[in-house]
RNA sequence: GGGCUCAUAGUUCAAUGGUAGGAUACCUCACUUGCACUGAGGAGAUUCGGGUUCGAUUCCCGAUGAGUCCA
Numbered sequence: 001g002g003g004c005u006c007a008u009a010g011u012u013c014a015a016u017g018g019u020a021g022g023a024u025a026c027c028u029c030a031c032u033u034g035c036a037c038u039g040a041g042g043a044g045a046u047u048c049g050g051g052u053u054c055g056a057u058u059c060c061c062g063a064u065g066a067g068u069c070c071a
Base pairs, nucleotide, nucleotide: 001070002069003068004067005066006065007064010024011023012022013021018054026042027041028040029039030038047063048062049061050060051059
C1' cells in the first nucleotide's frame, strides 16, 4: 500500500427493511436475625457522516477504530 471480516446495554451474544431481544452485571421489593441463594419488578445500547426507502441495526457510499491475509 491492497483484499476480506467486524463495530448493538458495564460485559457477552441475537435480530428476514416494520415496537431492538436473551444471558450476565446494576437498582428496588419479597424471603432471612443478617449475607448468599431464590422469586417478582425496573433502568440501561445500534461507532460517526451522508444516500435509497412510506419506513434502515439491516441495503449503498465515505470516515474512524479493531481483527485477519497478501505485498

Transfer RNA from a Candidatus Pacearchaeota archaeon, 71 nucleotides, folded computationally.
Its Rfam family is "tRNA". Gene Ontology term of the family: triplet codon-amino acid adaptor activity.
The sequence is in RNAcentral, with records from ENA.
Model confidence (mean pLDDT): 83 of 100.